[in-house]
RNA sequence: UUAUUAAAGCGGCGAACGGGUGAGUAACGCGUAGGUAAUAUGCCUUAAGGUAGGGGACAGCCAAGCGAAAGUUUGGCUAAUACCAUAUAUGAUUGGGAAUUCGCAUGUUUACCUAAUCAAAGAUUUAUCGCCUUAAGAUUAGCCUGCGUCCCAUUAGCUAGUUGGUAGUGUAACGGACUACCAAGGCAACGAUGGGUAGCUGGUCUGAGAGGAUGAUCAGCCACACUGGGACUGAGAUACGGCCCAGACUCCUACGGGAGGCAGCAGUGAGGAAUAUUGCGCAAUGGACGAAAGUCUGACGCAGCCACUCCGCGUGUGGGAUGAAGCCCUUGCGGGUGUAAACCACUGUUAGUGGGGACGAGUACCUCUGUUUUGCAGGGGUGGGACGGUACCCACAGAGAAAGCUCCGGCUAACUCCGUGCCAGCAGCCGCGGUAAUACGGGGGGAGCAAGCGUUGUCCGGAAUCACUGGGCGUAAAGAGCAUGUAGGCGGGACUAUAAGUCAGAGGUGUAAGCCCGGGGCUCAACUCCGGAAUUGCCUUUGAAACUGUAGUUCUUGAGUACGGUAGAGGGAGGUGGAAUUCCAGGUGUAGCGGUGGAAUGCGUAGAUAUCUGGAAGAACACCGGUGGCGAAGGCGACUUCCUGGCCCGUAACUGACGCUGAGAUGCGAAAGCAUGGGGAGCGAACAGGAUUAGAUACCCUGGUAGUCCAUGCUGUAAACGAUGAACACUAGAUGUUGAAAGAUUCGACCCUUUCAGUGUCGUAGCUAACGCGUUAAGUGUUCCGCCUGGGGAGUACGAUCGCAAGGUUGAAACUCAAAGGAAUUGACGGGGGCCCGCACAAGCGGUGGAGCAUGUGGUUUAAUUCGAUGCAACGCGAAGAACCUUACCUGGGCUUGAACUGUAUUAGAAACUUUCUGAAAGGAAAGCCUCCUUCGGGACUGAUAUAGAGGUGCUGCAUGGCUGUCGUCAGCUCGUGUCGUGAGAUGUUGGGUUAAGUCCUUCAACGAGCGCAACCCUUGCCGUUAGAUGCCAUCAGGUUAUGCUGGGCACUCUAGCGGGACUGCCGGCGUUAAGCUGGAGGAAGGCGGGGAUGACGUCAAGUCCUCAUGGCCCUUACGUCCAGGGCUACACACGUGCUACAAUGGGUAGUACAAAGGGUCGCAAUACCGCGAGGUGGAGCUAAUCCCAUAAAACUACCCUCAGUUCGGAUUGCACUCUGCAACUCGAGUGUAUGAAGUUGGAAUCGCUAGUAAUCGUAGAUCAGCACGCUACGGUGAAUACGUUCCCGGGCCUUGUACACACCGCCCGUCACACCAUGGAAGUUGGGAGUACCCGAAGCCGCUCAGUUAAUAUGGGUGUCGAAGGUAAGCUUGAUGACUAGGGUGAAGUCGAAACAAGGUA
Repeated sequence: UUAUUAAAGCGGCGAACGGGUGAGUAACGCGUAGGUAAUAUGCCUUAAGGUAGGGGACAGCCAAGCGAAAGUUUGGCUAAUACCAUAUAUGAUUGGGAAUUCGCAUGUUUACCUAAUCAAAGAUUUAUCGCCUUAAGAUUAGCCUGCGUCCCAUUAGCUAGUUGGUAGUGUAACGGACUACCAAGGCAACGAUGGGUAGCUGGUCUGAGAGGAUGAUCAGCCACACUGGGACUGAGAUACGGCCCAGACUCCUACGGGAGGCAGCAGUGAGGAAUAUUGCGCAAUGGACGAAAGUCUGACGCAGCCACUCCGCGUGUGGGAUGAAGCCCUUGCGGGUGUAAACCACUGUUAGUGGGGACGAGUACCUCUGUUUUGCAGGGGUGGGACGGUACCCACAGAGAAAGCUCCGGCUAACUCCGUGCCAGCAGCCGCGGUAAUACGGGGGGAGCAAGCGUUGUCCGGAAUCACUGGGCGUAAAGAGCAUGUAGGCGGGACUAUAAGUCAGAGGUGUAAGCCCGGGGCUCAACUCCGGAAUUGCCUUUGAAACUGUAGUUCUUGAGUACGGUAGAGGGAGGUGGAAUUCCAGGUGUAGCGGUGGAAUGCGUAGAUAUCUGGAAGAACACCGGUGGCGAAGGCGACUUCCUGGCCCGUAACUGACGCUGAGAUGCGAAAGCAUGGGGAGCGAACAGGAUUAGAUACCCUGGUAGUCCAUGCUGUAAACGAUGAACACUAGAUGUUGAAAGAUUCGACCCUUUCAGUGUCGUAGCUAACGCGUUAAGUGUUCCGCCUGGGGAGUACGAUCGCAAGGUUGAAACUCAAAGGAAUUGACGGGGGCCCGCACAAGCGGUGGAGCAUGUGGUUUAAUUCGAUGCAACGCGAAGAACCUUACCUGGGCUUGAACUGUAUUAGAAACUUUCUGAAAGGAAAGCCUCCUUCGGGACUGAUAUAGAGGUGCUGCAUGGCUGUCGUCAGCUCGUGUCGUGAGAUGUUGGGUUAAGUCCUUCAACGAGCGCAACCCUUGCCGUUAGAUGCCAUCAGGUUAUGCUGGGCACUCUAGCGGGACUGCCGGCGUUAAGCUGGAGGAAGGCGGGGAUGACGUCAAGUCCUCAUGGCCCUUACGUCCAGGGCUACACACGUGCUACAAUGGGUAGUACAAAGGGUCGCAAUACCGCGAGGUGGAGCUAAUCCCAUAAAACUACCCUCAGUUCGGAUUGCACUCUGCAACUCGAGUGUAUGAAGUUGGAAUCGCUAGUAAUCGUAGAUCAGCACGCUACGGUGAAUACGUUCCCGGGCCUUGUACACACCGCCCGUCACACCAUGGAAGUUGGGAGUACCCGAAGCCGCUCAGUUAAUAUGGGUGUCGAAGGUAAGCUUGAUGACUAGGGUGAAGUCGAAACAAGGUA
């Protein structure tokens, strides 16, 4: 010095794209369709023209400073496609002139003339790339407009640059966008303004659709880049990785000052239930720059993590048992898991090992050739893959490495065992769990889905449950209390025009993706590519003209007017009237009146009530009076006068759609209430007193103030109801009644026929959930308005508004429940009704409750007092009989395969029996004795051991069977078919009669049938017949003191077999011809002759596990079993059931008479004898019509007692006995004697009985060794009363109400007390938001001005308007919090009452 590279700088282009986010925004932001005649557009394409000659700077660099740093100051040098002035102007822009075309008003096109202003840059490889001007295109952008685009009216009025005009400024461009002046407009119920929420769309999810919800990924648009403000540069920004200012925050600092912005990709922290790697690469696609090589690119392409989603694949396949083991269940037989496994034979996906191995690459560069030459085509060469040695392919070995989750009560596919025991727990809803849980937990089994399954959350669906498609409003939620009427909506017949709606054709647009259809590519699919369809919309244009709209003409039927009539408690004002009540005065008159369920308060001897006469006052208008009339509704009732509204009928003269409805609005609007002033007789809230009552702040009574009445205002609500909006049209009738008219008829009036307008009842079709409605619709349609959307909270709170107040109108939420509700059905119930029955009451008789005793129960006691039964329907019950036993209880002593039963195995042997000892006994110990059969194996029998298993009066009657009680011997309870009803259900079975009866008759949409009733059965009452052993004896005979004792006989009685008889059969009356009732005859008996047995469907979780049986649970040297003793028998007391009495209708003594039904051989026992007697001795007879128990007693006759605690009564106790029994003490019965208690007829209350009954008298039997006042049966004597169904109790049928259905012992309300929850108010306290006024006023644009400087700018100083944040002030709005306070909700067993549901006990 040259070249290259690196770094710095000047210059150009880009950085406004791409990427992220959704804070803001309810808006021309977005979507769609248009406009721009109101615009701009770098790079790109096309066309025309041009590219002259000059000038001075500034970085880098050098030098000198300042600063901790960031950075910065001064001086000096220098280039350009950096910068500047000049020239030129095809042209452009602006102004003026002038002719012309077109259009859509402003406008616009094209010649021509004229004035002013405005350009450029070069580089170089000489082939190009640049630069300047103009025009056009393309692209992109700006602006404007129609339509669409969430919720709140408890947001109704908003707006001063606001709306418009003129002139300017400003912009690329229109415009109040901005400025000055002028005018007073503009928006809004078709929702302005305000508040809340939100990016919008294509699409996505869901849905049959219409819709509803949503706006991740992908695509379009918008907005934002720490928060707020601002401009610069530029074609484009008011700029994510630029600048300035203010603020908050973080960092550095030498304290002076500086720096920063992940809503880019990774990553960190925080928050949260929760969301990934600080990866590889520019190889592909795309972008920026460049001539290109190339550089940059967290766009993008790939990889990593996550079952987050979608799709595909595997975890094996085939064979394999009447079916292993294990486990589970079981009726112990068996069944299930289950061909599942084992085992045998195969296959080889995925994973594993080894090997091979891509597509994605098309081109770029260099070079050559051709050609129609900025390009294209062809040949050669060089280089390029992050993914990745991945996809894919081949080979090898081997069933080897690979299944879970939820559920099994119903909805909803899938069942059993064990554990637990309203505990633990489950649960989406209903709901499971309190000892047999398919619901909890576990096991087994099963069902479903599957590399997933289940839970939670969200959206749509089902939901016709906001209903456009597609709902309702009488009673379920829902018609405004009623009218007038504005806006709005809707609107009669005819003609003409128009074309807004409407319909048809064409064109444009509706991005792509997605959805759908047809194809293609990855092995399939998901995925992706290509094509089509669709995009239901909007716009333009051409037509049509029926309908709607609009304009015009016309019509009369809708509507109105006119004329002529009628009816009326329609309204307002004035006047008048009589009855009654009360008061006042007077007369008569005397002791009460009044009031009630009954009373009292009250009034009255100071004379009431009652009665007569006169007077006063206020209010209301009897009869007529009537689902009669009028009115829009509220409402209106004596008579009369005045004023006044509306309806209706007739005529058909007039107008010519003038109509209907009606958001807001306005008016009217019962009672009560308020204000002011009157009035005040009666009634009468509050209040007082008296009653009632547990209480009675009530119901009842005596008083009584507001009020009720009038005038004038206010209030504005009612179950203001027909719980039914208004208007119009259409759709069978029948029958009342009011008003009017016509016809017919009559002397006249009525009756009658027809029409219109009202007002009722019934009813067809139809409607309705049903009830019901039904030309006065709740039927069928049209129009308009109002209203509803589960119950409670709540018609409450807050806000607003109206009101004098009371309060009205509008009107939520939190929270809480799984219902609340309607209509109808069946029952049950009612201090609802009707009918009927029953010893239910009444009429009677006799009792209980008082006494003593017996017996059962409770309670208490006890070692134990075994257990059960508990209103009727437990309590003389289980128990027809506890001294031991029974016996289940207690104490003590024993046994353990056991006291009794059946097997199996082993073993021993007789088993038994007798005796002794011990012991309370059981038991234990010991001794004696040594059987039978045999096929000799053994068997019968017994002991021992072991094992199955026995045993349990242990629990559960609420796990059960069976049996029983009760309603109730009440007359009911059901079914088939048919019919009615959507259905539950009804009918039958109700009604009229009748009966004891659902008994029978009759009627009837019912016809039949069953279980019940009755009858059949037993017994009793009469007769006949048959038979007469043990029964009987009239006649005959015999005999005896006497007796059917004997012969004989069965006639009678009786016995016991068979028959008859009674059926409303006959007669009269009543009745529906009937069923039947009533009276009579006959008859032993008369209307079921008396009595018994017989108990429907069901109810009471009635009773019984202790009769028996039985599931489950529990005990197993004990909860089993044996034995002794004790207890069940206790005793202050309470209750039930009985016996005996209290006495003279009686007691005592003596005598006399008459039954029935039973029982008897382990028995009944006579005669006889003994005993006062219980009884004893003894043993004839009887296996029973033979003998015995066994004298029946009351009754009758005679005597005594004479009203008393007795000659009543017999408890208690002493003594002495008898009987039974191993045994009589605890703890039996009886006898004799003595003793001689209470008790003189029983309170409240309560029981039985209607005829051979009650009452009374005795007899027998079962159980049983003995024990009976109980129970069961038997006969003797033998009444009274029933008018009747009002009442009490129970029951049956029909009907009615019901908020009950566990069914009235039901349901259910409110205060108070306690706990919890959410909410309202509240002196205040503390945040957020938006705005107003004022103060301060950064940066900055713009304007003005000054200085200095330059080649020209830039720059600097000052100043003005605007101006963010900030400050001050007074208010607004919305949260949080707040002593205290208010109501609300919820909470198995709190308190007080008893309000509602029945006539709910006062509707």
Predicted 3D model of a 1403-nucleotide RNA (small-subunit ribosomal RNA) from a metagenome. The RNAcentral record of the sequence draws on SILVA.